[in-house]
RNA sequence: GUCUCCGUGGCGCAAUGGCAGCGCGCUCGACUUUUAAUCGAGUGGUUGCGGGUUCGAGCCCCGCCGGUGAUG
Repeated sequence: GUCUCCGUGGCGCAAUGGCAGCGCGCUCGACUUUUAAUCGAGUGGUUGCGGGUUCGAGCCCCGCCGGUGAUG
């Protein structure tokens, strides 16, 4: 250089073009002599950046940035 895959809450990951969700974490509460465990509620995302298509984009198209792998 060329090609492949990936980029979504603090972390790990989902989401058929139609409400962005799950687990862990964190906070508060219940329980407990206390801690842990358990249970309940809450918290947290301009979906890497910029354009395009569309009534509608996390998803499709183009460019860029970052990362993984392959090849020379």
Predicted 3D model of a 72-nucleotide RNA (transfer RNA) from Tribonema minus. Its mean pLDDT, the model's own confidence on a scale to 100, is 82. Its Rfam family is "tRNA". Rfam classes the family as a transfer RNA. The RNAcentral record of the sequence draws on ENA and Rfam. Lineage of the source: Eukaryota > Sar > Tribonematales > Tribonemataceae > Tribonema.